[in-house]
Molecule: small-subunit ribosomal RNA
Organism: Phycisphaeraceae bacterium
RNA sequence: CAAUUGAAGAGUUUGAUCCUGGCUCAGAUUGAACGCUGGCGGCAUGGUUAAAACAUGCAAGUUGCACGAUUGAAAGUGGCGAAAGGGCGAGUAAUGCGAUCGAAUGUGCCCCGAGGUGGGGGAUAGCGUCGGGAAACUGACGGUAAUACCCCAUGUCCUCUACGGAGAAAAGGUUUACCGCCUUGGGAGCAGCGAUCGUCCUAUCAGCUUGUUGGUGAGGUAACGGCUCACCAAGGCGAAGACGGGUAGCGGGUGUGAGAGCAUGACCCGCCGCAUCGGAACUGAGACACUGUCCGGACUCCUACGGGAGGCUGCAGUAACGAAUCUUCCGCAAUGGGCGAAAGCCUGACGGAGCAAUGCCGCGUGUGGGAUGAAGCGUCUUCGACGUGUAAACCACUGUCAGGGAAUAGAAACACUGAUCAUUCCCAAAGGAAGGGCCGGCUAAUUCCGUGCCAGCAGCCGCGGUAAUACGGAAGGCCCGAGCGUUAAUCGGAAUCACUGGGCUUAAAGGGUGCGCAGGCGGACUCGUAGGCAUCUCGUGAAAUCCCACAGCUCAACUGUGGAACAGCGGGGUGAACCACGAGUCUUGAGGCAGGUAGGGGCUGAUGGAACCAUGGGUGGAGCGGUGAAAUGCGUAGAUAUCCAUGGGAACGCCAAUGGCGAAGGCAGUCAGCUGGGCCUGUUCUGACGCUCAGGCACGAAAGCGUGGGGAGCGAACGGGAUUAGAUACCCCGGUAGUCCACGCCGUAAACGAUGCGCACUAGGUCGGGGCGGCUUUCACGUCGUCCCGGCCGAAGGUAAACUGAUUAGUGCGCCGCCUGGGGAGUACGGUCGCAAGGCUAAAACUCAAAGGAAUUGACGGGGGCUCACACAAGCGGUGGAGCAUGUUGCUUAAUUCGAGGCAACGCGAAGAACCUUACCAGGGUUUGACAUGCAUGGAUUAACCUUUCGAAAGAUAGGCCACGCCCUUUGGGUGGAACAUGCACAGGUGCUGCAUGGCUGUCGUCAGCUCGUGCUGUGAAGUGUCGGGUUAAGUCCCUUAACGAGCGCAACCCCUAUCGUUAGUUACUAACGCGUUUUGGCGAGUACUCUAGCGAGACUGCCGGUGUCAAACCGGAGGAAGGUGGGGAUGACGUCAAGUCCUCAUGGCCUUUAUGCCCUGGGAUGCAAACGUGCUACAAUGGCAUGGACAAAGCGAAGCAAGACCGCGAGGUGGAGCAAAUCGCAAAAACCAUGCCCCAGUUCGGAUAGCAGGCUGCAAUUCGCCUGCUUGAAGCCGGAAUCGCUAGUAAUCGCGUAUCAGCUACGACGCGGUGAAUACGUUCCUGAGCCUUGUACACACCGCCCGUCACGUCAUGGAAGCUGGCAGCGCCCGAAGUCACAUCGUUUCAGGUGUGCCUACGGCGAGGCUGGUGACUGGGACGAAGUCGUAACAAGGUAGCCGUAGGAGAACCUGCGGCUGGAUCACCUCCUUU
Repeated sequence: CAAUUGAAGAGUUUGAUCCUGGCUCAGAUUGAACGCUGGCGGCAUGGUUAAAACAUGCAAGUUGCACGAUUGAAAGUGGCGAAAGGGCGAGUAAUGCGAUCGAAUGUGCCCCGAGGUGGGGGAUAGCGUCGGGAAACUGACGGUAAUACCCCAUGUCCUCUACGGAGAAAAGGUUUACCGCCUUGGGAGCAGCGAUCGUCCUAUCAGCUUGUUGGUGAGGUAACGGCUCACCAAGGCGAAGACGGGUAGCGGGUGUGAGAGCAUGACCCGCCGCAUCGGAACUGAGACACUGUCCGGACUCCUACGGGAGGCUGCAGUAACGAAUCUUCCGCAAUGGGCGAAAGCCUGACGGAGCAAUGCCGCGUGUGGGAUGAAGCGUCUUCGACGUGUAAACCACUGUCAGGGAAUAGAAACACUGAUCAUUCCCAAAGGAAGGGCCGGCUAAUUCCGUGCCAGCAGCCGCGGUAAUACGGAAGGCCCGAGCGUUAAUCGGAAUCACUGGGCUUAAAGGGUGCGCAGGCGGACUCGUAGGCAUCUCGUGAAAUCCCACAGCUCAACUGUGGAACAGCGGGGUGAACCACGAGUCUUGAGGCAGGUAGGGGCUGAUGGAACCAUGGGUGGAGCGGUGAAAUGCGUAGAUAUCCAUGGGAACGCCAAUGGCGAAGGCAGUCAGCUGGGCCUGUUCUGACGCUCAGGCACGAAAGCGUGGGGAGCGAACGGGAUUAGAUACCCCGGUAGUCCACGCCGUAAACGAUGCGCACUAGGUCGGGGCGGCUUUCACGUCGUCCCGGCCGAAGGUAAACUGAUUAGUGCGCCGCCUGGGGAGUACGGUCGCAAGGCUAAAACUCAAAGGAAUUGACGGGGGCUCACACAAGCGGUGGAGCAUGUUGCUUAAUUCGAGGCAACGCGAAGAACCUUACCAGGGUUUGACAUGCAUGGAUUAACCUUUCGAAAGAUAGGCCACGCCCUUUGGGUGGAACAUGCACAGGUGCUGCAUGGCUGUCGUCAGCUCGUGCUGUGAAGUGUCGGGUUAAGUCCCUUAACGAGCGCAACCCCUAUCGUUAGUUACUAACGCGUUUUGGCGAGUACUCUAGCGAGACUGCCGGUGUCAAACCGGAGGAAGGUGGGGAUGACGUCAAGUCCUCAUGGCCUUUAUGCCCUGGGAUGCAAACGUGCUACAAUGGCAUGGACAAAGCGAAGCAAGACCGCGAGGUGGAGCAAAUCGCAAAAACCAUGCCCCAGUUCGGAUAGCAGGCUGCAAUUCGCCUGCUUGAAGCCGGAAUCGCUAGUAAUCGCGUAUCAGCUACGACGCGGUGAAUACGUUCCUGAGCCUUGUACACACCGCCCGUCACGUCAUGGAAGCUGGCAGCGCCCGAAGUCACAUCGUUUCAGGUGUGCCUACGGCGAGGCUGGUGACUGGGACGAAGUCGUAACAAGGUAGCCGUAGGAGAACCUGCGGCUGGAUCACCUCCUUU
């Protein structure tokens, strides 16, 4: 110098958000254990479980200066010690402990002081002799000593006292100086006792107590005391928790924490308790005594069976238990203890060593250089890089620790003495010394391979179903390091029990309401006291620990010295603001008084009308009633309807209202009686009399219960009828309890404002109810003000938000009640109340990681509003019935290849399966391959081609045949590539995965939507913009506007078509002119027209009128070929469907490789009890047939279209003019028109099926093609439920063309033109869609979510006839040892013996209590994979839901009564806001 330096969060509920709320993690710690690993040292620590049992050794002796005896060693008498030290925590919730005080006590050894120490006596052990006994041990006799024992004397002092007196002591020893002894006073230390305060959980323990509480007296004790006893009194304790139950040694401290706290009590220190279990005393200064005694029990051991012995919760050690805890070590050298005069002896206290990474601390396992960036391994791959990595190798250096050798200060004082530790020096050599966990997020650190919801991981969330940073391995990385992880445990984070420091409208949480004792809190002023409070001081708060400073071990851990602190308690002084107390005063809180006043406040009695029902009578005559529709029911024995009369019970229309009253429940016709409370005014009285309220008391809807009445209507249960798959319901017809009254219970509700009561303060506005006052001369009205009550809006503020906001959910104070994750469960058990039903109080095991509140965006609704669409309606025509075609399912098959599956699969992929296609099947063949590329080798053989044999072909076999370029060039050699062969890489796969993908496509939907930037609002998700009013086909446009702009969509731009102009006229066209002809622009000629195809024009709500916001726009009109997008097409936003496609193509991964590849022949895909979709043809007369006649558009044509001509009934054939096309051809358009026939029929309708004969294509028409002719002539006479298309050049109807293609199963698909309608009032309904709004328990988004029974499995738990333990008491019996008392015996005394009594351990009997275990059976609960039955709830959840209660029912539930909104929707009323 210093000693107060300290506070972090994250993951997980949701599609997302904010909040509430639990679970989990990161930190620190441990007497730890386990897994893997392990070099050295220092200092600590080490049976937490069985206070269960213990073999063996040791742990308390010493004294010859007390004594006798003795050869010695022992043994013995006596003294002191053995009550300490050491161990453990069973018991104990107070006889304990802690803090602080205290008085009625004792005290060996120690210290200080006073006085004394005289005389005498008898025994006894050891010992000897003789016995008993297996032993332990013990008996008889004899004899002996003392500091052993006894008596007398004295008595400072002490004790007692009736104040006279009485009682009571000693020990000597050795040797000369000490040690002792006796009495007594004081001290120190130690011990006993008392008081106050503090000291765990449980009220599902609420009453406990008879020596109990007190008194008097006695006894007892060292001492006070019911400590004990006799008598007397009836007290004492308790909600501030007695009594009972459970658990537990307490403290200093320790761990954690910012602290407050929470948890804990190993090691060290203090106290207490215990010593095999229970009881008891003896000795002693001290014990009711761990290694003493006696008794009883259990256990163990010895035994000769008669009887004995023992007590490790001392140190080691054993076995057992357990996840788990050490050596049967050395030494008294140090410190301390006992004895002794001392030497000394004893000391498992202690000092040390050993074992264990159990903890803390320190050190090391090398240091420096070193890039061929080695090898290996791994990863990526552009085939070469990158990582491990200066890491290694290699070079140089050093020597800590371990190892070997030598020496010696120190611990050590104090002469002797060293168990153990320690220090220094030398030698050798990088040598002997690194692992563990983790790498999805939290949380630092990532890749590959394997696996394929398997194996496994996991602290929470969660990973794993073929591309796993999450499993396993590897490589790499991260964090620690002789350790690292895991498990267990405590605190923290957790403000998640909230004192510091939380909440309760809706998240868990306000008692149903009031009155009120205790308790808590309490107005103004004055004086006093000093308990609280404040301040000062003194004492105490042991040491150690924590903290600070310094110091000692090389440092540190560790240790020492000093300090600070120990937050507390107690004594004393001072202060008097506040709290408290005492005394006095006051009026504003509270209450009283007087005068008014409103009211469904309560109780009792009386009475009234309407309605209803019944009964009687009259009229009347067939139905009534009821429903979505019906039926049951009532009615010709007269209902319903209607009139009159009588009777009965219940409820009170209008007024009437978010209006009034009440504490709440609740209260309503009218009148009367009795009665409670409120408010206003006056400011007259009292003088704090107040507020709140645990227990307690009272009230308390409906349902329900008891007794007795009553009973019209309604109406649980019940019966019947419907509905339905069922209908124990909803609907209907009946109907009993009940509903009503009286009396008595019950005591619960969504008993709600889901908001406890009281007081004060904090902007306003407005409406309603009740008073009072001012102004207006007065009245009325009005207006202003004030007090109370009931609503709405709203500022500040609050809130998670919704919302609240003077009627607070704001700001404060006082008091009470209640909450602490969800489920189990408001349940079980217990208690208590009740007649019962049941109420009140109220858990746990187990299980989940959520459960929840508010708000947001969507989606959905058998919610609402607006709008649209061939969505419906209005129409026209179809499908569904028939035959056939075609696709699909199913079946079949060797194969019937595969895909597509509501709309959005099914005449779809397929714009064309006889072979091929072809992917399938059978059989035959082939293996570098049918196809691509590369490498190596070969050499002119092979391949190809021709021929032969086999074969169904593919192919195999045999023979023949032959090259090419360049260089050197003599025969020839070398070389190269195409091709071939062999081999290697590889090819190939219509094999799998469309849920790994790209691309493409479908669909919502050509619907009008989908978004962004900036700004603003909101804590936020989000909102706004994009809403609203108009308008549109349109988020189209306009207006308004916290929005202003913008993008993708819409529209427009593009194409076709409708009109016109212009340009250009061949192959198109032909008006005029001419020519020609069998008809024709056939020809000359002509660009006029049509047409062709380029370029333009035109249409824009531009103009007029009206409506409308001076708008956008709409309606009507004019003009115009066309009018409000003119018609059609192309064009498809953000996204949805894990939609479709791996078999178009591409592609990751997997699989296959003499086969899942490739080739070939044949078959199959065409198979047929059945079902469905899409079509064609029909069923006929608006038709069929026959004859004649007219008018298109768009296409196509060379391996093609093919004219005229000829042949054939025809399909077609022969032949080939013309045409690569506005030229030629396909090519006839058909419906239509005209005429004739048919005459309503299975037909002159219809054409299936079948037979025969043909034609065409093709290598080939058997499976399996198309066409023609003749013959045959089926079903079918307009189609059930249901269902489809279409709004104008559309539907309907008619034909033509093209692609694919040898041909064709095309009736399909895609185009083209001809003829050419009807209807739309309209948006209620069905379907779909858009916008706004609302509800939601949905978000995989209603194909959602979700409830209960039943069945199966697992788990924990309640009840239960019983069975079986434990604990603490009660009553009775027995009663050891022992103290005490009494009696008695006894040698004179003393000691002692015997007996009795009281108390009493153990034991026994009995009735109960509490608490465990187990238990046939049984109750519910939780969880579990895709079980069964229904559909209760969430939307108006399809009967709104829920609460209480009662009944019923397989189940969720249904029904009755009363209540709530935490109900949607529509309308009305009221109120509010704004103008």